[in-house]
RNA sequence: GGCCAGAACAGGCACACCCAUCGCAAGGUGGGGUCGCAAAGCCAGGGGACUCAAGAGAGUCGGCCCAGCUACCUCG
Numbered sequence: 001g002g003c004c005a006g007a008a009c010a011g012g013c014a015c016a017c018c019c020a021u022c023g024c025a026a027g028g029u030g031g032g033g034u035c036g037c038a039a040a041g042c043c044a045g046g047g048g049a050c051u052c053a054a055g056a057g058a059g060u061c062g063g064c065c066c067a068g069c070u071a072c073c074u075c076g
Base pairs, nucleotide, nucleotide: 004076005074006073012037013036017032018031019030020029021028022027035063041069042068045066046065047064048061049060050059051058052057
């Protein structure tokens, strides 16, 4: 240095909910909040769920799962 693992240390993120705001909506963004998370960092490639249309289709969700990329620490 790489791979595996996750006890500790230093930290990190922020479910639900509330406020404001954007969106027809699912939902997004900012603030509060703190259920949880060893990738709860990024990513819409494959599933799945959801929304709009109700026909083709267009969108949303990465804290639903898989895959890909990147990363802190070390009893081991």
The RNA shown here (c-di-GMP-I riboswitch aptamer) has 76 nucleotides and comes from a Candidatus Nanopelagicales bacterium. Its mean pLDDT, the model's own confidence on a scale to 100, is 88. Lineage of the source: Bacteria > Bacillati > Actinomycetota > Actinomycetes > Candidatus Nanopelagicales.